The prediction has a mean pLDDT of 82.
Predicted 3D model of a 1420-nucleotide RNA (small-subunit ribosomal RNA) from an uncultured bacterium.
[in-house]
RNA sequence: GAUGAACGCUGGCGGCGUGCUUAACACAUGCAAGUCGAAUGUAGUUUACUACAUGGCGGACGGGUGAGUAACGCGUGAGCAAUCUGCCCAUAUCUGGGGGAUAACAGUUGGAAACGACUGAUAAUACCGCAUGAUAUCAUUUUUAGGCAUCUUUUAAUGAUCAAAGAUUUAUCGGAUAUGGAUGAGCUCGCGUCUGAUUAGCUUGUUGGUGAGGUAACGGCUCACCAAGUCGACGAUCAGUAGCCGGACUGAGAGGUUGAACGGCCACAUUGGGACUGAGAUACGGCCCAGACUCCUACGGGAGGCAGCAGUGGGGAAUAUUGCACAAUGGGGGAAACCCUGAUGCAGCAACGCCGCGUGAAGGAAGACGGUUUUCGGAUUGUAAACUUCUUUUCUUAGUGAAGAAGAAAGUGACGGUAGCUAAGGAAUAAGCAUCGGCUAACUACGUGCCAGCAGCCGCGGUAAUACGUAGGGAGCAAGCGUUAUCCGGAUUUACUGGGUGUAAAGGGCGCGCAGGCGGGUCGGCAAGUUGGGAGUGAAAUCCGGGGGCUUAACCCCCGAACUGCUUUCAAAACUGCUGGUCUUGAGUGAUGGAGAGGCAGGCGGAAUUCCGUGUGUAGCGGUGAAAUGCGUAGAUAUACGGAGGAACACCAGUGGCGAAGGCGGCCUGCUGGACAUUAACUGACGCUGAGGCGCGAAAGCGUGGGGAGCAAACAGGAUUAGAUACCCUGGUAGUCCACGCCGUAAACGAUGGAUACUAGGUGUGGGAGGUAUUGACCCCUUCCGUGCCGCAGUUAACACAAUAAGUAAUCCACCUGGGGAGUACGGUCGCAAGACUGAAACUCAAAGGAAUUGACGGGGGCCCGCACAAGCAGUGGAGUAUGCGGUUUAAUUCGACGCAACGCGAAGAACCUUACCAGGUCUUGACAUCUAACGAAUGCUGUAGAGAUACGGCAGUGCCCUUCGGGGAACGUUAAGACAGGUGGUGCAUGGUUGUCGUCAGCUCGUGUCGUGAGAUGUUGGGUUAAGUCCCGCAACGAGCGCAACCCUUAUGUUUAGUUGCUACGCAAGAGCACUCUAGACAGACUGCCGUUGACAAACGGAGGAAGGUGGGGAUGACGUCAAAUCAUCAUGCCCCUUAUGACAUGGGCUACACGCGUACUACAAUGGCCGUCAACAGAGGGAAGCAAUACAGCGAUGUGGAGCAAAUCCAUAAAAGCGGUCUCAGUUCAGAUUGUAGGCUGCAACUCGCCUACAUGACUUCGGAAUUGCUCUGUAAUCGCGGAUCAGCAUGCCGCGGUGAAUACGUUCCCGGGCCUUGUACACACCGCCCGUCACACCAUGGAAGUCGGUAACACCCGAAGCCUGUAGCCUAACCUUUUUGGAGGGCGCAGUCGAAGGUGGGAUCGAUGACUGGGGU
Repeated sequence: GAUGAACGCUGGCGGCGUGCUUAACACAUGCAAGUCGAAUGUAGUUUACUACAUGGCGGACGGGUGAGUAACGCGUGAGCAAUCUGCCCAUAUCUGGGGGAUAACAGUUGGAAACGACUGAUAAUACCGCAUGAUAUCAUUUUUAGGCAUCUUUUAAUGAUCAAAGAUUUAUCGGAUAUGGAUGAGCUCGCGUCUGAUUAGCUUGUUGGUGAGGUAACGGCUCACCAAGUCGACGAUCAGUAGCCGGACUGAGAGGUUGAACGGCCACAUUGGGACUGAGAUACGGCCCAGACUCCUACGGGAGGCAGCAGUGGGGAAUAUUGCACAAUGGGGGAAACCCUGAUGCAGCAACGCCGCGUGAAGGAAGACGGUUUUCGGAUUGUAAACUUCUUUUCUUAGUGAAGAAGAAAGUGACGGUAGCUAAGGAAUAAGCAUCGGCUAACUACGUGCCAGCAGCCGCGGUAAUACGUAGGGAGCAAGCGUUAUCCGGAUUUACUGGGUGUAAAGGGCGCGCAGGCGGGUCGGCAAGUUGGGAGUGAAAUCCGGGGGCUUAACCCCCGAACUGCUUUCAAAACUGCUGGUCUUGAGUGAUGGAGAGGCAGGCGGAAUUCCGUGUGUAGCGGUGAAAUGCGUAGAUAUACGGAGGAACACCAGUGGCGAAGGCGGCCUGCUGGACAUUAACUGACGCUGAGGCGCGAAAGCGUGGGGAGCAAACAGGAUUAGAUACCCUGGUAGUCCACGCCGUAAACGAUGGAUACUAGGUGUGGGAGGUAUUGACCCCUUCCGUGCCGCAGUUAACACAAUAAGUAAUCCACCUGGGGAGUACGGUCGCAAGACUGAAACUCAAAGGAAUUGACGGGGGCCCGCACAAGCAGUGGAGUAUGCGGUUUAAUUCGACGCAACGCGAAGAACCUUACCAGGUCUUGACAUCUAACGAAUGCUGUAGAGAUACGGCAGUGCCCUUCGGGGAACGUUAAGACAGGUGGUGCAUGGUUGUCGUCAGCUCGUGUCGUGAGAUGUUGGGUUAAGUCCCGCAACGAGCGCAACCCUUAUGUUUAGUUGCUACGCAAGAGCACUCUAGACAGACUGCCGUUGACAAACGGAGGAAGGUGGGGAUGACGUCAAAUCAUCAUGCCCCUUAUGACAUGGGCUACACGCGUACUACAAUGGCCGUCAACAGAGGGAAGCAAUACAGCGAUGUGGAGCAAAUCCAUAAAAGCGGUCUCAGUUCAGAUUGUAGGCUGCAACUCGCCUACAUGACUUCGGAAUUGCUCUGUAAUCGCGGAUCAGCAUGCCGCGGUGAAUACGUUCCCGGGCCUUGUACACACCGCCCGUCACACCAUGGAAGUCGGUAACACCCGAAGCCUGUAGCCUAACCUUUUUGGAGGGCGCAGUCGAAGGUGGGAUCGAUGACUGGGGU
C1' cells in the first nucleotide's frame, strides 16, 4: 500500500459498486420453461373460446457452483487433404399418388396411492410403402489442374440408391433434395503451465504393424494375429496440492502473491454407473439401475434431489428480502396479437469498499466561570464559550415535476410522485476513534510500588513512572478510527536485473574421466540463434493518454495508444552456431640433457635397546619434586666377550627435494610413473572443466595367517590428593611390523577448487640453459621452471593478501542462506562390525558469529619501587587488670561504625544532668518560634500536699515611650481559639556539606595537527636518567592544563636590629650595662655552584670548602577518579510517617549486666633488677582568677588550716631514668601486684547500684608465652624515662604534646604483600568475588522408538453381477411391405443366453494418519 474481510468503540446524508472465502452439509414453502388452434382429434359451453390428448419447436440456451482435474484441462499459435452443424441467409430444383394404425374419448376393471389393464371408435404437418429425381452418394471408364505421404480438384459417359405436408382469412406461412455461406461444435499438433528424488525406474492394449469393426470424423477407440517395443536424470512413475486465463494487489523495474465481483474456456448437478431422444446431451428443474438419506403408506408399494431466486436449519469470526415488474435489454414459442422468463431491470438490508457533502460562517478579551497545573507571581484550556450579525448545503413542511419510450401517429414506466426545481421555517437534526519513551507527530499532574499492568522491536513497573491506570492538555485521522488475519514492499535477506565461500554460513580429501557447459588464428558457404522491414493474430472489459456525460468526484461513454507474446514472409551476415579448406602460437609427439626421501620388488649394512650364555665383581640398582611399588646375596646394576631376534635408519638435514593428494629419508640392484631445460623435426585445436561413474586415500579399527625387540590404549600396583577411575613412577595386553582383504574418515589446512591471460619492484634458495671475459674454476648479466620473505597499486569489515593474489578479466565444477534442536531422527544405499554417505521437522532463542578497540584480569613475560621480603631490635598472641566490640541476658542494657579503611572509634572524660533507652506518674497550640484577642507591668519573697513534675494560696511591687488625658504603643507574663510548633522517627540506595581509602602512588587529561570506515591511536611509546610523566635525546607530532617539584610554617648556622620580667665579665643587695646565654623581627646561606672521573646529553660517582651536600630534617599541602565506602544522631535538606504522641515534663533505673569469643593498651614475670640512703644533678613545652597557690603549722599519708605572690620570660608546680653508697643472691622470692578486709580523705544536692585517693593488713595469676602476627633503617629512629595540656565539680593504663638517655642491622630483590610502566592471551566488561560445562533432583513442552490397537487412501487378485449398449437366438407375440391367401416371408418386439459392466463381498500386501504400557535423547 491492498482486502469479498472479521472484531472493539462510535455513527448525519447521498451516488456508484460489493455481500457464505466455512458444510460440493441437509432442506419446509413459493416461484425459476414453456409455447403453438395458421398441424390434428375429442369434450364442454356455445360461435368464439376453454380444457385434454396427438403433433411441432424449445427444455443441450439462460442461471448456479468449483467437488474433481497436473490434463491438449487451460493459455497462445498452427492444422483437419480426417469432420458434423437445427433455427438463419443465398442459389437451384421439387412438393405426385396411396395405405394402416393410435392417444384423448366411451365402457368395463385393478390399486390406499403413484399409476395402470382390457374392449371399442377416430384425425393429422404423427407413422409406412410406391412414383419422379441430380451439381447428392457409390461403382466402372475418361479428362484437367494441384498438392502435403495417404491424396485433392475438374470434364464426360454408363449403372445403382434415396424425397416431400400441408394450412389458408389468398397476404402468405410451411415441406423435400442439393450446393455454398454464417454460426456453433468435434479432433490433432508446437510451446508454456505448482511442490517433493527421504518417489528411479515405469508400461502388456502397453509401443508399432496388418486386417476387421466402430465413429460425424482420425486414431489401440475396440477386436484378431504378428513384432518387442514405448516413456525416463531436459525428471518418467508415484505422492501432495490446485479449476485455467483475461486480469487483480504490490513493486523503480525484474519479479512475488492471487484468480471474489465482470468477461472467455473447462468440469460438475445427492454418490456411482448407463444409455435413449435429438442438429446438438451421455442432459441441474428428462429416463433406467445401484448406494446413502428424507418423506408418504391401507405395509402390498410409492415419491424426492435449491452448487436456479428468495428462504430455513446447521457449520462459522463472518456474508442480505420467502420484495416489485416484464416498462427497458435479451431469450423461448407463435404468421401475429400475445404468453412465459427469480435471465434482466429495480427496490429492501449491511459504513463492507470507493467517491462527494455536512455537523455552521464572520466578529467577539473582563483573556469570564469551571477544569488542570503552579516556583502561588502566574500559565493553559482560549476567540474557544457566552454575546452580536449572517447563511440554509443538510433537515422539516408544502407546491411543481422529468429524461429513461423507439423510424412516423397512437399506446406502453416496476423504479416513482423518485431525481430535479420553487417557497417557508429555523443554527436549527448531525463527532468520534486510537495515540503522546525511541523508531514516530504529540507532556504534565495524581494513583500504584517488579504489584496491578503495558509491549510491534528495544524495553517500562522494586515510593518522585512523559512507557501501567485516571485526569487535563497536545499531536493524528475523521463518519469513521483502531486491532487481528493475509499478500507484496522495505529484504541486494535466494542476488536474471542484483550476493557470496582465508578467519563471519560456505571449496568436494585427491585424481582420471562419459554426458553436459565453454573454447586459438585465417578464408569460403549456409542462415539455426541474432538484427531490421512487412503480414496475420494478440476477444471485449481492465491499465495508460485525450475527449465527453452525470452540479463535482467515484462511476459511465467515445477515440487513440498499448497488450513487451506467438506464427509467417523478405532481407543482412558483424558475432555465436553448422559445414568445407588452411595456419601454428594452445595441446601433443620426437631428439638431446641433467636433478630428485616419486612408486614397487629383491638383497645387504652398522649403531642402539632387549633377551640368552660365559667371565670379572659386590651390595645395592632403579625411579622421583620427594618417595614407594619393582629388580637384587638363588649374585642384580656395572663391565668384557660371544650369540639370538625384531623394529627403526643418528650425523648429512636445509621455510632443501619429489609426488595429484594421503605421503616419501641407511646402502645396492632390477622394473616403473611424472616433472624440468634445450631444440623446433612431426601432428594440426587434437583444448579446459567435469554432475553421475571409476580409482587412490594418514591414523585408529575389523577379518585370516604370520611376527613380536622397543614402545604402549585396556589393566595391575606405587605415589599425589579432600577424593584422583588423571597428570608422575614400576610393570603390562591388544596394537604398532609383514602378507592378503575390508573400512573411506581427519584441524585430509594454505581452514584459500581447477585451468588461462594480464598487472611496479627488491632479496634469498633448488634445478637447467645462454652470454661476457682469458683456457679453466669463481664472480657478473640475461632467461625458463619450482620454493620462501619484504613490499607498491589494487582488494578487504578489519586482520591481512599482494605475479605462488584474497588484484583485473573471461570459463567450468562444488558449496552457503540466523543460532540451538542436529550432522540428530526416520527412510534409503554401502559395510563383517564399528560405522559411513544422503539428511529433515516439531519446538525454542533474539541473538549466535567475525575482525579490531579501550580497560580489567592471568598460579603470562620484561623493567622498577615501597620496613614488602631479607638482616636486626622491641613487641602482640600465654597471665592479671583497664578499655572497646560481638554474643548472651534484661523492663531497658539508646543509637551509629564491620576486611585492610569497625572494635582506648563518634565519646576532649554516662553517679543526677548529659540521655537519645526502660518503668510507673503527668501535659496537649504544647518545653521552643510567629500571628490574633483579652487581662496583667516585669519581678521578688513565702506557706501546704506530693518522689517530683505539678496543684492550691499569701505578701511585696506599679516601671519605659506617645497622648487631644478617653487612651494607645514597646518589652515581659497569664489565658483562649486556630493557623502551626515539635520529632536523636524512616530512607546516607533521593541529597548537600564533611570525611576515610587506594596514595604523597606518579599519574590523569585537553587543543590543534596526523593516522584509522570506526571504536580509537599518536602526543603519554622508544634509549638513558630520576624520589617523581624529574630531566635529556630521538620521534607526526607541536603545545597546554590538573598533579610532582618550588613558593608557606618549623628546625639546624651566621649577621644585623631591639633589649624586660631575661643575662652578668660585680663576694651579696641595690644600681649599672647589653659583650655572652636567651628572646623575636629582618637578612644571608645550598645552586651539582667549583674540581676530578664516566657519559652524546640528562645525570651519576668521588672530592674540596662549608653549620648544613645533593628534595639537609619535620609539617601543612592529597590530581582525574574508585569503593551506590561512612555520616539524615554535628548541621542542612527532598519525600514518607507520628500529632492527647514516634512531641513535652519530672522521679527512679539503665547505657557499668556476664557461662563465653575478639581487638587495643597498661603492669609484670626480675639482678642491665628490687628496696633503702645520699646529692637542691640536668629539661622542654604548656596551664593558671568560680584559678594556680609559696613559706609556716597539723596529720604516717591522702589531705586540712591558712594565705605571701601572680591575669604571668616577673608568682605557682621536686623532673625521672642517670650518678654515688649500702642491702637482697635466683626463690613464686625483699619479684609481681590482682583481689579482699578495716580505717580515713576529697569533689559534689547526692559516691548503694556506679567515682578517685591514702594508710594498715591480705598477697591471686604470671618463671618470657603454640599456630600465627605488628612496628621500626627518613638517626636523634627503635627502645626506655619522666613532664604538661584538652575534656573536667570529681574521675585517664586513653588521646594530644614536650623534652632526657639512646642502639642493632640492611648481602641483596629469588620469594610473600601492595603499587607503577611496556608487552602478550582472553569466550571477562555489575570486568576472575568474572565467565562457564556436564550429571543428578523438581515442573512443563514438543518429538523419536515401541508389543500392539484403530482409521483413511489408491491400486491389485478372485467372487457376485443391477441397469444398459452390443452379439446370438431353439420359445412367444406381431397393423402397414412382399408373396400369396398361407400355420408364409422380410422386418420388428418380448423373453432367454453371452461379452463388458457400477455398487457390494473376500484376501494379501502398499501407503498415510491417530493412539500405546514402557523407553531414548532434546528444549525451557
RNAcentral holds the sequence, with entries from Greengenes.